[in-house]
Molecule: Bacterial RNase P class A
Organism: Sphaerochaetaceae bacterium
RNA sequence: AAGGUGCUCCAUGCAGUCGCCGCCUUCGGGGGGAGGAAAGUCCGGGCUCCGCAGAACAUGACGCCGGGUAACACCCGGCAGCCGUAAGGCUAGAGAAAGUGCCACAGAAAAUAUACCGCCUAGGAAUAGGUAAGGGUGAAAUGGUGGGGUAAGAGCCCACCGCGUUGCUGGUAACAGCGAUGGCAGGGUAAACCUCGUCAGGAGCAAGACCAAGCAGCAAAGGGGUUGUUCGCCCAUACUUUGCGGGUGGGUCGCUUGAGCUUUUUGGUAACAAAAAGCCUAGAUAGAUGACUGCAUAAAACAGAACCCGGCUUAUGGAGCACCUUAUUU
Numbered sequence: 001a002a003g004g005u006g007c008u009c010c011a012u013g014c015a016g017u018c019g020c021c022g023c024c025u026u027c028g029g030g031g032g033g034a035g036g037a038a039a040g041u042c043c044g045g046g047c048u049c050c051g052c053a054g055a056a057c058a059u060g061a062c063g064c065c066g067g068g069u070a071a072c073a074c075c076c077g078g079c080a081g082c083c084g085u086a087a088g089g090c091u092a093g094a095g096a097a098a099g100u101g102c103c104a105c106a107g108a109a110a111a112u113a114u115a116c117c118g119c120c121u122a123g124g125a126a127u128a129g130g131u132a133a134g135g136g137u138g139a140a141a142u143g144g145u146g147g148g149g150u151a152a153g154a155g156c157c158c159a160c161c162g163c164g165u166u167g168c169u170g171g172u173a174a175c176a177g178c179g180a181u182g183g184c185a186g187g188g189u190a191a192a193c194c195u196c197g198u199c200a201g202g203a204g205c206a207a208g209a210c211c212a213a214g215c216a217g218c219a220a221a222g223g224g225g226u227u228g229u230u231c232g233c234c235c236a237u238a239c240u241u242u243g244c245g246g247g248u249g250g251g252u253c254g255c256u257u258g259a260g261c262u263u264u265u266u267g268g269u270a271a272c273a274a275a276a277a278g279c280c281u282a283g284a285u286a287g288a289u290g291a292c293u294g295c296a297u298a299a300a301a302c303a304g305a306a307c308c309c310g311g312c313u314u315a316u317g318g319a320g321c322a323c324c325u326u327a328u329u330u
Base pairs, nucleotide, nucleotide: 001326002325003324004323005322006321007320008319009318010317012296013295014294015293016292017291018290020033021032023030024029035302039313040312042311043310044309045308046307047204048203049202050201054231055230056229057228059200060199061198062197063196064078065077066076067075068074079093080091081090082089083088094195095194099193100192101189102188103187116135117134118131119130120129121128122127143161144160145159146158147157148156162184163182164181165180166179167178168177169176170175208253209252210251211250217244218243219242220241221240222239223235224234225233260279261278262277263276264275265274266273267272
């Protein structure tokens, strides 16, 4: 210098004028006012209600080990496998000897195995028998390499590697190492059905509670209940649904003090936890957070809260740090 890997930070600033939404006020005024993703609404929880959610089935999600957390499909640390020269990254990572399904084309054969070329034996030949070393097909072909053996071959036998079973050692564990043993179980696929294990009651702030104003009920059907089904349980003259008709279409709470933020210390590899001190930081309801001017530095990317948090994912401008590889120079 080029290329790459991992992580962190910022999100135009200041001043003036005019507005908009809350709060405080001694009524002069003072003070606050979008984000890192407010987004997608994909997970997890708080909160609220449902005649308490008990059981079975169904359905859905998840699936190595340990830890964190209110909880998670998230995070941290580790193990194994794969990718990368490396820094590092990725993994839906239980079960394929319970069963079912699927595996295009090519190929003899895609799974109850099988034999195209080839090799060996017999035979004059046709052919019959023995093979699976080698070739060929394919994404994938019944362990791999070497030696012995044989008519040719073959775990047929042996050594090493792999695999299964098992023992010991280390580790909380996943797992790793070492040894013994079995000639080798008999392809792949479970983000295919399925099996095993764990978890899940439903609906959502238009939840829900209250105040005020106003009105006119009628008919039909059904016992009803906010779990997909069944049972259980609960409530019953209320309730639900549909149709016609009448009234209202206002306000308050929920609503932002919370698993909250900042700093320091302590424990922990870390995620995180604990303690102390300090701080209050939008709350609208047709929905505020804007416009103009000046200066800096120029025109700032993606984008706008609607009950609240923790994550994930996606969109996006800029700055910095650490590390790796290559080339050159010292």